[in-house]
A computed fold for a 105-nucleotide RNA from Cognatundibacterium luofuense, annotated as Glycine riboswitch aptamer. RNAcentral holds the sequence, with entries from Rfam. It matches the Rfam family "Glycine riboswitch aptamer". Rfam's curators write: This family represents the bacterial glycine riboswitch. The coordinates come from a structure-prediction model, not an experiment, and the mean pLDDT is 76.
This record gives sequence, C1' cells and structure tokens, in this order.
RNA sequence: CAGACUCUGGAGAGCGGUAGCGGCAAAAAUCACCGGCUACCCACCGAAGGUGCGCACGGAUCUGCUUGCAGAGCCGUAAUCUCUCAGGUACCAGGACAGAGGGGU
Repeated sequence: CAGACUCUGGAGAGCGGUAGCGGCAAAAAUCACCGGCUACCCACCGAAGGUGCGCACGGAUCUGCUUGCAGAGCCGUAAUCUCUCAGGUACCAGGACAGAGGGGU
C1' cells in the first nucleotide's frame, strides 16, 4: 500500500392488477379481511453483479520531410456515464461508496 473481516453511516422506485394457495373468523360453507406466499401482466428504480464506449491516454504500423515533428487508419483501456440482462419498488433484508478498527492507569 492492497485485500479479507468487524462495527457504523448509506439513496432510488407501485401499500399496483388478476388468479391460485394459505391464514384469521367460523358448526360448516360463502363473503369480507391479511403490507401473507406463488405465478403472470402492467408501471417504475439503479448503488449487488453484469453490458457498452473515448475529440482523452497508451501501443505498434504506414506516409510526409523540418530527423523528431505532423498526419492516417488499427488495437487496447474507464466511471457514480450508459443499458436495464440480473436485481430491486412498506418494514426486514440487500446495498455502490465512506469512516473507524487507538493510548494511559
């Protein structure tokens, strides 16, 4: 210096619709109710992960002549940008990124 780990902080977007199952209630069934579970559909978000790229940077090649400059195309490389594949849209969880992970008696 980098990574792992621990603690802390940490945004955005539907309490959507339909159906089935389950729960509550109940003698049983039905209806209603449940921020419930699953599937499909519509709408949306970008900060797990992933995709894409450059009038910048680097590399080699060719050309020109002012011999170290210029030009041409080629290759490579990025993000908090971009796409929304994945993921997500009450709480919980997740979460890029950031801070701390000491001393004395």